[in-house]
Context: one part of a larger RNA
RNA sequence: AGCGCAGGGUGGAUGCCUUGGCACUAAGAGCCGAAGAAAGACGUGAUAAGCUGCGAAAAGCUGCGGGAAGGAGCAAAUAUCCGAUGAUCCGCAGAUGUCUGAAUGGGGAAACCUGUCUGGAAUAACUCCAGUCACUGCAUGAUGAAUACAUAGUCAUGCAGAGGGAACCCGGUGAACUGAAACAUCUAAGUAGCCGGAGGAAAAGAAAGAAACAUCGAUUUCCAAAGUAGCGGCGAGCGAAAUGGAAGGAGCCUAAACCGGGAUGCGUGCAUUCCGGGGUUAUGGACCGCAACAAGUGACCUGGCGGAUAGGAGAACGGCAUUGGGAAAGCCGGCCAUAGAGGGUGAAAGCCCCGUAACCGAAAUUUUAAGGGAGCGAGCGGAAUCCGAAGUACCACGAGACACGUGGAACCUUGUGGGAACUCGGGGGGACCACCCCCCAAGGCUAAAUACUACUUAGUGACCGAUAGCGCAUAGUACUGUGAAGGAAAGGUGAAAAGAACCCCGGGAGGGGAGUGAAAGAGAACCUGAAACCCUGUGUUU
Numbered sequence: 001a002g003c004g005c006a007g008g009g010u011g012g013a014u015g016c017c018u019u020g021g022c023a024c025u026a027a028g029a030g031c032c033g034a035a036g037a038a039a040g041a042c043g044u045g046a047u048a049a050g051c052u053g054c055g056a057a058a059a060g061c062u063g064c065g066g067g068a069a070g071g072a073g074c075a076a077a078u079a080u081c082c083g084a085u086g087a088u089c090c091g092c093a094g095a096u097g098u099c100u101g102a103a104u105g106g107g108g109a110a111a112c113c114u115g116u117c118u119g120g121a122a123u124a125a126c127u128c129c130a131g132u133c134a135c136u137g138c139a140u141g142a143u144g145a146a147u148a149c150a151u152a153g154u155c156a157u158g159c160a161g162a163g164g165g166a167a168c169c170c171g172g173u174g175a176a177c178u179g180a181a182a183c184a185u186c187u188a189a190g191u192a193g194c195c196g197g198a199g200g201a202a203a204a205g206a207a208a209g210a211a212a213c214a215u216c217g218a219u220u221u222c223c224a225a226a227g228u229a230g231c232g233g234c235g236a237g238c239g240a241a242a243u244g245g246a247a248g249g250a251g252c253c254u255a256a257a258c259c260g261g262g263a264u265g266c267g268u269g270c271a272u273u274c275c276g277g278g279g280u281u282a283u284g285g286a287c288c289g290c291a292a293c294a295a296g297u298g299a300c301c302u303g304g305c306g307g308a309u310a311g312g313a314g315a316a317c318g319g320c321a322u323u324g325g326g327a328a329a330g331c332c333g334g335c336c337a338u339a340g341a342g343g344g345u346g347a348a349a350g351c352c353c354c355g356u357a358a359c360c361g362a363a364a365u366u367u368u369a370a371g372g373g374a375g376c377g378a379g380c381g382g383a384a385u386c387c388g389a390a391g392u393a394c395c396a397c398g399a400g401a402c403a404c405g406u407g408g409a410a411c412c413u414u415g416u417g418g419g420a421a422c423u424c425g426g427g428g429g430g431a432c433c434a435c436c437c438c439c440c441a442a443g444g445c446u447a448a449a450u451a452c453u454a455c456u457u458a459g460u461g462a463c464c465g466a467u468a469g470c471g472c473a474u475a476g477u478a479c480u481g482u483g484a485a486g487g488a489a490a491g492g493u494g495a496a497a498a499g500a501a502c503c504c505c506g507g508g509a510g511g512g513g514a515g516u517g518a519a520a521g522a523g524a525a526c527c528u529g530a531a532a533c534c535c536u537g538u539g540u541u542u
Base pairs, nucleotide, nucleotide: 001541002540003539004538005537006536007535008534009533015527016492017491020464021463022461023460024459025458026457027456028455029453030452031164032163039100040099041098042055043054044053046078047077050074051073061094062093063092064091065090066089070082071081072080105114106113107112115133117131118130119129120128121127135161136160137159138158139157140156141155142154143153168199169197170196171195172194173193179186183233209216210215220247221246222245223244224243230238231237251445252444253443254389258277259276260275261274262273263272264271265270266269282423284387285386286385287382288381289380290379296376297375300373301372302371306367307366308365309364311360312359317333318332319331320330322329334351335350336340342354343353344352394418395417396416397415398414399413400412404430425440426439427438428437429436479486480485499526502513503512504511505510
C1' cells in the first nucleotide's frame, strides 16, 4: 500500500411526523374612495430589535350584548398593576385616527417645505391650536367688458366626478412566433398586448324575427342537431343555423296625431320651444258613438317568518397482585348512543378533556320569504279625415362583420357620393323577378336562468409531505441589479426542561465524573441516522 473483518467519525439520504400548501364542493359576499381609499412612512409597551395590534385618546378609549376567573399579544423573565363593583377574551355599534398617497391652499427629490382667511388661547404682534382655501362637469343665483341691449368672462351656493381592485363583462385598438412540413391569400386570432368603461354580474332582449303552405312567438345558457350543411392557395384548416329537449320565464315606457297651458322671437298671426293630458301597435292609435274603473300586475314602498354576525347546554367506566417510564394496550365486569365525525391526553379512549348528534339563544347591526299597499292597467262599434321615429331606408364605390376568403352573396354595420315612399305605405323569406307567406326599421328600459373568485364560513380528497406541496411550513424576506425586474436557503430534544447543581482537565472550545430522564449512543451542532469520504484495530498478500 491492496483486499477482507470489526469499531468509530463525517454526512444528512431514508422512515415516521405536520404547523403549510394544492384542488374542489356548498353557502355567503361581491366592491372600496374627497365623510380622504388601496398601499405605505413614522410613531406607539415599565424594560422592546422584529412581527402583530393600534394612532399623539396610539398592544388602546366609550356604549350595548355574550362570557366567567383569571389577565397585561407572539414571548420567556423581572418589576408594577388590573379583575365577582365581572377584568382579560368574543360580537355589534361608536370615538380617536400623525404624515404620505386620487392628495385637493401653494410647492416638492412621497411620507417634507411653506402660506391665505375665520375663530380660540387674558392677545396688539410672534407663537400654538381648530377649521378653511385644488381642478372639472352640471344646476341655480349674483355680477358683468370691448359694445347700446346683450354675450363672453368673473363670483357664490349645491350636487357629482377624480383614484384603487384577483378574475369575470362590454367597447376601442390590435401583433408576431407558429401551422400550411418553404411561403404571399389563409392560419395563429380578433388571441396576446395596450387603452376606455361598468357591475355584482355584464352584455343581450320583447321581431321591419324564424320558418315553409304547417306553424312558432323577447333575450340568455346547456344537451343534441354536428364536426353535419357549408367556407377554404377546396391546402392547412375554419365551421353554422333551423329544429327537438332542458334551465329560466316578464314584460314595458316614449315620439307623433289630438286636447289644454306657458315662454321666446319678430313682420301681431305665424314660427320655435317647454310643460301636462292622450297614445304605443300591424286584429294600431287619434277622432266619433256606446259601455266601464275590472281581471291582473306590482321591478317601488311597507312588512318581517326565517337566516348571518358572540354564544348556551350536551349521554355514558370502573377494577387489576398483567406489561410498561407512562395505559388509552391486555384481562375482568359494566354503561351511553338522534352522539362509534374528528382532535387531544406519557402508547392504541364511544363513556378522561375539547367536541360530535339532536336542541336552545341576540341589546345592536344586517339580510330576507309570505302578507299588505302606492302605482300601473282594459272593452265594443264606426269608418270620412289625421298620425305612426329622414339625410333614414335604399343605390354606387371602399371596407368590416356574418361559419361564408367576392363568390350567384342576400341579411347586418358604415367611410365617401347620391337619395325615397310614407298606409292605395314599408322591410324580409341567401343575387334578381312574379306569386304567396312573415313582419313593422330609422327612440328607450327590463329581473331570472349564465360567467368569475381577490375575500368569508363550513367541509371534502385512490392530492403533497420539507429537493415534495404555493416562490414562501411563510418571505416577496436575505441577497442581486442604475432600473424595469430577478429572487433563495432554512422544519422535528423530551411525555414533561426535569435543558445537566456540584467536582475534575483546559485560556476557551471541548471533554470526564455526578445528577435528570424510559432512553443522553434523546445534551440543545439534539428523532431515525443510508452512501460517498476519513480514521483506528486486526487478518492476510506484496
Molecule: large-subunit ribosomal RNA, domain I
Organism: Eubacterium sp.